[in-house]
């Protein structure tokens, strides 16, 4: 070089015949329990601003396509595996 696979919140990891973005675990953060703590339960938990209600951003980058993109398409980055 050429071919296939993959890149999603702090981490792991779902959402694919385009249609409510982070389901679900773990982390953390509040609370119940205890003398206290650990296990265990409950509730929260993408990011910014806001007191709030909300707005606005976000699927490695960046463009296209559509009413609508994680999803199709085009370029590059970067990991994995395979041929030469």
């Nucleotide at each position: 070089g050429c071919c296939g696979c993959g890149g999603u919140g702090g981490c792991g990891g779902a959402a694919u015949u385009g249609g409510u973005a982070u389901a679900c675990g773990c982390g953390a953060c509040g609370g119940a329990c205890u003398u206290a703590a650990a296990a265990u339960c409950c509730g929260u938990u993408g990011g910014u601003g806001g007191u709030a209600a909300c707005a606005c951003c976000u699927u490695g980058a960046g463009g296209g396509u559509u009413c609508a993109a994680c999803u199709c398409c085009c370029u590059c980055c970067c990991g994995c595996g395979g041929c030469a």

The RNA shown here (transfer RNA) has 84 nucleotides and comes from a bacterium. Rfam family: tRNA. The prediction has a mean pLDDT of 82.